The RNA shown here (transfer RNA) has 72 nucleotides and comes from Penaeus vannamei.
The coordinates come from a structure-prediction model, not an experiment, and the mean pLDDT is 82.
Taxonomically the source falls in Penaeus (Eukaryota, Eumetazoa, Protostomia, Stomatocarida).
RNAcentral holds the sequence, with entries from Ensembl Metazoa.
It matches the Rfam family "tRNA". About the family: Transfer RNA (tRNA) molecules are approximately 80 nucleotides in length.

[in-house]
RNA sequence: GUCUCUGUGGUGCAGCGGUUAGCACGACGGUCUCGGAAUCCGUAGGCUCGGGUUCGAGUCCCCGCAGAAACA
Numbered sequence: 001g002u003c004u005c006u007g008u009g010g011u012g013c014a015g016c017g018g019u020u021a022g023c024a025c026g027a028c029g030g031u032c033u034c035g036g037a038a039u040c041c042g043u044a045g046g047c048u049c050g051g052g053u054u055c056g057a058g059u060c061c062c063c064g065c066a067g068a069a070a071c072a
Stems, first nucleotide, its partner, number of pairs: 001071002004068004010025004018055001027043004048064001050062003
């Protein structure tokens, strides 16, 4: 350089174009305890950027950015 794939809370992942973007772990608060851990309850936190299509985009299309693999 060419081509393919990936990009979603702090981490690892789900998510037929249509409900409030969901799960686990983690964080925080409460519960419990003499105190802690575990349990249970709750809270906060997210779609890589820009544009397009559409009544409606995390999802489809285009460009950029970042990462990975293959080829050169």